[in-house]
Small-subunit ribosomal RNA, 3' major domain from an uncultured Planctomycetota bacterium, 483 nucleotides, folded computationally. Its Rfam family is "Bacterial small subunit ribosomal RNA". Rfam links the family to the GO terms structural constituent of ribosome and ribosome. The coordinates come from a structure-prediction model, not an experiment, and the mean pLDDT is 83.
Context: one part of a larger RNA
RNA sequence: UGACGGGGGCUCACACAAGCGGUGGAGGAUGUUGCUUAAUUUGAAGCAACGCGAAGAACCCUCCCAGGUUUUCACAUGCAGGGAUUAAUCCCAUGAAAGCGGGAAGGAUUACCUUAGGGUUUAACCUGCACAGGUCUUACAUGGCUGUCGUCAGCUCGUGCCGUGAGGUGUUGGGUUAGUUCCCGUAACGAGCGCAACCCCUAUAGUUAGUUACCACCGGGUCAUCCCGGGGACUCUAGCGACACUCCCGGUGUCAACCCGGAGGAAGGUGGGGAUGACGUCACGUCAUCAUGGCCCUUACGCCCUGGGCUGCAAACGUCCUACAAAGGCAGGUACAGAGGGCAGCGAUCUCGCAAGGAGGAGCAAAUCCCAAAAAGCCGCCCCUAGUUCGGAUUCCGGGCUGCAAUUUACCCGCAUGAAGCUAGAAUCGCUAGUAAUCUCGUAUCAGCACGCCACGGUGAAUAUGUUCCUGAUCCUUGGACA
Numbered sequence: 001u002g003a004c005g006g007g008g009g010c011u012c013a014c015a016c017a018a019g020c021g022g023u024g025g026a027g028g029a030u031g032u033u034g035c036u037u038a039a040u041u042u043g044a045a046g047c048a049a050c051g052c053g054a055a056g057a058a059c060c061c062u063c064c065c066a067g068g069u070u071u072u073c074a075c076a077u078g079c080a081g082g083g084a085u086u087a088a089u090c091c092c093a094u095g096a097a098a099g100c101g102g103g104a105a106g107g108a109u110u111a112c113c114u115u116a117g118g119g120u121u122u123a124a125c126c127u128g129c130a131c132a133g134g135u136c137u138u139a140c141a142u143g144g145c146u147g148u149c150g151u152c153a154g155c156u157c158g159u160g161c162c163g164u165g166a167g168g169u170g171u172u173g174g175g176u177u178a179g180u181u182c183c184c185g186u187a188a189c190g191a192g193c194g195c196a197a198c199c200c201c202u203a204u205a206g207u208u209a210g211u212u213a214c215c216a217c218c219g220g221g222u223c224a225u226c227c228c229g230g231g232g233a234c235u236c237u238a239g240c241g242a243c244a245c246u247c248c249c250g251g252u253g254u255c256a257a258c259c260c261g262g263a264g265g266a267a268g269g270u271g272g273g274g275a276u277g278a279c280g281u282c283a284c285g286u287c288a289u290c291a292u293g294g295c296c297c298u299u300a301c302g303c304c305c306u307g308g309g310c311u312g313c314a315a316a317c318g319u320c321c322u323a324c325a326a327a328g329g330c331a332g333g334u335a336c337a338g339a340g341g342g343c344a345g346c347g348a349u350c351u352c353g354c355a356a357g358g359a360g361g362a363g364c365a366a367a368u369c370c371c372a373a374a375a376a377g378c379c380g381c382c383c384c385u386a387g388u389u390c391g392g393a394u395u396c397c398g399g400g401c402u403g404c405a406a407u408u409u410a411c412c413c414g415c416a417u418g419a420a421g422c423u424a425g426a427a428u429c430g431c432u433a434g435u436a437a438u439c440u441c442g443u444a445u446c447a448g449c450a451c452g453c454c455a456c457g458g459u460g461a462a463u464a465u466g467u468u469c470c471u472g473a474u475c476c477u478u479g480g481a482c483a
Stems, first nucleotide, its partner, number of pairs: 001483002004479002007477003011473003015467002019431005026322008034313002042053002064308005070302001077130006089104004094099001111120003133297002137294002142291002144286002147282001149280001154193006160169003173184003199274004204242001206240005214231002218229003245268001248262004328383002332379003340371003345364002351358002390421001395416001397414004437459003442454001
């Protein structure tokens, strides 16, 4: 100087407390371990691995296994030789395909020279040589990217001063703040990276502009609908500037920074949310995104193909979904979003089917048309506390869709079947407001496949005015068999 302490002090955080809802018990989905296997490819490992890489394993992807092939190669560049016959194209045999063997017709082109006949050269291709290739290994050789402490308030520098020196000071102290935020003091005076602000979204009104959005007024038309004319008020859309700054008042305070209350205001003291992650720590993670040093393979650890596997199942764990019911289930009726996507696409009306879906094809490269039905909600019939009209696992049969292909192994629909489960031990997680809880909708990936991920809105709480304790952390201080 650090790190550490079942030392002390100050302070903070869904850290505890106060509350609400879960996980741990059941069934299923998914990831992991283990076991199994010809193979069940692999990485990730306390927090910070385990619905993670994977925004989607039937083939492909694919790395794994079995079998069949190939060896200058599936791909790049160069050299030498051949190159008016090969390659591309078509056909045949063989084969699971890849491949291998055979045949047919036809036949590219640049530049230079030329005796105009041609010669040299040039692409594909063939032979050979260099090389290619490697998801082989090492993340403890690396770049880049990323997680974490942590959006925590810290981390440093120049000059000066102090100390023999390591180093200290500044950065400590008194207040204050979300904040090393600001004020005061001060052998320090200044400065940098962080904090904050500048950026984006959202909340308010104004102004500009009205189409594809809107319809108050006027006219027309309709069973009805801004349907048409018209309008520029309103909603909305999207550009511009405005607004919030402790500005004003009172109180408190070193009358400093600030803090408390109030006014006005759509919003008040960082308004709410996002992006933004200092010096560093963990030899964190990644050689399988990519790049790359070394090592290793080179008729194979490269490349191609068919089939299988990644989906196996005594068991264990993580993350979720669905429930155990009446704040519910269920015929029927009816209302209200936002944000997205659409041409190898979204696909209305109508029509067939109980349904999944089929036939069909209007409109739409979309504020115009479509996906599209929002669901919980509200009205209302039945159920009457039961393993039930709860719950839906499992299984049989019959269908549909995508796709060369659905057996291993997709998804969906219908009939039947109707398991466990009656609120869950020790323990443990999330959340402070439009949040938790609950309810649907949409996108990416994608032929097909979503209970996952990401995003959108609807309904919408309870509790905390405390810091004794648990956990983690900042600063000051203290201790020593630590470095």